A computed fold for a 90-nucleotide RNA from a Planctomycetota bacterium, annotated as c-di-GMP-I-GGC riboswitch aptamer. It matches the Rfam family "c-di-GMP-I-GGC riboswitch aptamer". Rfam links the family to the GO term cyclic-di-GMP binding. The organism belongs to Planctomycetota, within Bacteria. The prediction has a mean pLDDT of 84.
RNA sequence: UCCGUCCAGGGCAAACUGCUCGUAAGGGCAGGACGCAAAGCCACGGGCCCAUGCCGGCAUCGAGCCGGCGGGGCGGCCGGGUUGCCGGAG
Numbered sequence: 001u002c003c004g005u006c007c008a009g010g011g012c013a014a015a016c017u018g019c020u021c022g023u024a025a026g027g028g029c030a031g032g033a034c035g036c037a038a039a040g041c042c043a044c045g046g047g048c049c050c051a052u053g054c055c056g057g058c059a060u061c062g063a064g065c066c067g068g069c070g071g072g073g074c075g076g077c078c079g080g081g082u083u084g085c086c087g088g089a090g
Base pairs, nucleotide, nucleotide: 001089002088003087004086011036012035016031017030018029019028020027021026034076040082041081042080044079045078046077047074048073049072050071053069054068055067056066057065058064
């Protein structure tokens, strides 16, 4: 560096439930395991989700709709960066 979970030590924790933070997406803690060889960490690229701050347009009693910029979230959506246990090969 590449490949893998056969060995060994193990690790993480989906859905759901309770409490809690948040307008929301979603997050935290506890229980719980669907799964994961990085399901460790990082929002850089793509994608998805939430909200509606600013500008413009359309309609208009109005609710609203569209576009652009901006804000937030998802690392267990993909890519990328980075760190790492064991084993094998180079």